[in-house]
RNA sequence: UGUUUAUUAAGAAGUGACGAGAGAUUAGGCUCUAUGACUCACUGGCAACCUUCUCGCUAGAGAAACGGUGCUAAUUCCUACCCCGAUAUUGGGAAAAAUAAACG
Numbered sequence: 001u002g003u004u005u006a007u008u009a010a011g012a013a014g015u016g017a018c019g020a021g022a023g024a025u026u027a028g029g030c031u032c033u034a035u036g037a038c039u040c041a042c043u044g045g046c047a048a049c050c051u052u053c054u055c056g057c058u059a060g061a062g063a064a065a066c067g068g069u070g071c072u073a074a075u076u077c078c079u080a081c082c083c084c085g086a087u088a089u090u091g092g093g094a095a096a097a098a099u100a101a102a103c104g
Base pairs, nucleotide, nucleotide: 001104002103003102004101005100006099007098008097013043014042015041016040017039021032022031023030026080027079028078029077044072045071046070049068050067051064052063053062054061055060076096081093082092083091
């Protein structure tokens, strides 16, 4: 970096550094931000994909949280592609993205 599978309306802080934008890309919104956002480091925390244990013929279910990741504003912040709907709201689906595992 690619493919496949699963999940994505829950949850979770502080200190220090930096100094202007940030929220994946594009566009339209809407939020956060010098009362310092974003990012990075440290220490916490959340969670339970891998891992460990128990049950099970299997598919799976439950528990733990040492270890490998991950995450720690707002539904993946909302919408933009398709379907129902006179319009709008709502709803459903897809695409893309993110995370994990396996394989190349």
The RNA shown here (SAM riboswitch aptamer (S box leader)) has 104 nucleotides and comes from a Saprospiraceae bacterium. The source organism's lineage runs through Bacteria, Pseudomonadati, Bacteroidota, Saprospiria and Saprospiraceae. It was read from a public genome assembly, where an Rfam model found it.